This is a predicted structure of a 374-nucleotide RNA (Bacterial RNase P class A) from a Polyangiaceae bacterium. Its Rfam family is "Bacterial RNase P class A". The family's RNA type in Rfam is ribozyme. RNAcentral holds the sequence, with entries from ENA.
RNA sequence: CGAGUUGAACAGAUGAUCGCUCGACUUCGGUCGGGAGGAAAGUCCGGGCUCCAUAGGGCAGGAUGCCGGGUAACGCCCGGUAAGGGUGACCUUCAGGAAAGUGCCACAGAAAGCAAACCGCCAGUUGGUCGUAACUCACUGGUAAGGGUGAAAGGGUGGAGUAAGAGCCCACCGCACCGCCGGUAACGGUGGUGGCAAGGUAAACCCCAUCCGGAGCAAGGCCGCGUACAGAGGCGAUUGAGGGCUGCCCGUCCGAUGCCUCGGGGUUGGCUGCUUGAGGGGUCGAGUAAUCGGCCUCCCAGAUGAAUGAUCACCAUCUUCAACAUCGGCAACGACGAGAAGAGACAGAACCCGGCUUACGGACAACUCGAACC
Numbered sequence: 001c002g003a004g005u006u007g008a009a010c011a012g013a014u015g016a017u018c019g020c021u022c023g024a025c026u027u028c029g030g031u032c033g034g035g036a037g038g039a040a041a042g043u044c045c046g047g048g049c050u051c052c053a054u055a056g057g058g059c060a061g062g063a064u065g066c067c068g069g070g071u072a073a074c075g076c077c078c079g080g081u082a083a084g085g086g087u088g089a090c091c092u093u094c095a096g097g098a099a100a101g102u103g104c105c106a107c108a109g110a111a112a113g114c115a116a117a118c119c120g121c122c123a124g125u126u127g128g129u130c131g132u133a134a135c136u137c138a139c140u141g142g143u144a145a146g147g148g149u150g151a152a153a154g155g156g157u158g159g160a161g162u163a164a165g166a167g168c169c170c171a172c173c174g175c176a177c178c179g180c181c182g183g184u185a186a187c188g189g190u191g192g193u194g195g196c197a198a199g200g201u202a203a204a205c206c207c208c209a210u211c212c213g214g215a216g217c218a219a220g221g222c223c224g225c226g227u228a229c230a231g232a233g234g235c236g237a238u239u240g241a242g243g244g245c246u247g248c249c250c251g252u253c254c255g256a257u258g259c260c261u262c263g264g265g266g267u268u269g270g271c272u273g274c275u276u277g278a279g280g281g282g283u284c285g286a287g288u289a290a291u292c293g294g295c296c297u298c299c300c301a302g303a304u305g306a307a308u309g310a311u312c313a314c315c316a317u318c319u320u321c322a323a324c325a326u327c328g329g330c331a332a333c334g335a336c337g338a339g340a341a342g343a344g345a346c347a348g349a350a351c352c353c354g355g356c357u358u359a360c361g362g363a364c365a366a367c368u369c370g371a372a373c374c
Base pairs, nucleotide, nucleotide: 001370002369003368004367005366006365007364010361012315014313015312016311017310018309020035021034022033023032024031025030037346041357042356044355045354046353047352048351049216050215051214052213056250057249058248059247061212062211063210064209065208066080067079068078069077070076081095082093083092084091085090096207097206101205102204103201104200105199118147119146120143121142122141123140124139125138127136128135155173156172157171158170159169174196175194176193177192178191179190180189181188182187220272221271222270223269229263231262232261233260234259235258242254243253244252245251279298280297281296282295283294284293285292286291317343318342319341320340321339326335327334328333
C1' cells in the first nucleotide's frame, strides 16, 4: 500500500424568528419543561396486560431437536463439541433415531435390499484346423480382483496366496463391542477383541424427548345518543332444554316471564385504557461471556385523519483540492494546514417490552493474507 474477516458505536450541536402538540403552574396576559428510530419496517417468535372464566384431564394438532449456561420467556443470546467450507482471520448447520415399521432412490446399468453377471479372467469336456503345440466356437463349472453405467455397486490401500480370484489370510486405516484416562456433558485420547450381513434418505411418513388453553387495545371499562322488533323457527320448565370452555370427548359452570338459530332496526359520539417501566444513565463487585447483584442518580412522546415543523446564521463531522512556513526523511515522499467547493443514506411512534429478519451512510478499532522498501 492492496485485498479480506470480525466487532461495537454514531446517525449532528447552538442561537434567533414564526408555527404545532402534551404536562405543570397561572394575576387568564402568559411562564416553565418535554416532543420519532436503530431499525419506528416485516408481523416472524416470546411475553406483560385484558376478556372468555370458577378452570381440570385426555385425544387431535403444532413447535423445538448436539452439550452446558443466561433470561420473565423464546424458535433468542453466550460459551463449548462434532461435521462441512476457506491458505487464513473466520463462517455455516438439513446436528436425536435408519438394528420398530412403511415409502422413495428417475434415467443409465447385469444388478440399487437381501443380491446380481454385460464385457471380462480361469479350468474341464467335445468339435474345427493333417497331427502336436498354439488359437478359436459352443457347452459346463468357478469368479467378482480388472473394465463399463451411475450421485451411490456390498469397506479402502499394500502384500502374500490362488487355476483365476475374493477379508480366504496378514499389516495399516475404517466399522462394531469392551476397558482405561481427561472433561459437568456433548465429546476427545488410548489399549484390547472381532474378519466384521444390514447403502443413502426422516426440511419423506414415522418413532423418541421437551414444550404449548383461546382471542386480542379494533382487548376491555364507563357515559351519552337513538330506535323496531305485535319478525320467523326450534326446544323446554329442574328426572336439566339450550348454551360457554379453539376442534372432539370426559368433566365442570350458567340456566327457566328461559335459551338458541335465522332475519331486521338503532348507535359509526365522548372519556378511559395511554405511558413509572422485566425503564435509562453512572459506578463498584462476580463471571471467559451472555448476564446478575449493590450504591447513587434521572423521568426522557402520548397524537386520534392523526402533533414532533419551517426559515436564517454559525459551528462541528465527512469527502475532494490545497498556498506559505515548519517538522520527519539520503531520496522518493509523508505529516501539519489558512482557504475553496460539495455532502448527509434507509426511513415516521399509535398498548408496552425482549428478540430475530430485512433496508441503509460515512468513519473507527482489532485480526488474517499478499506485495514493495528499509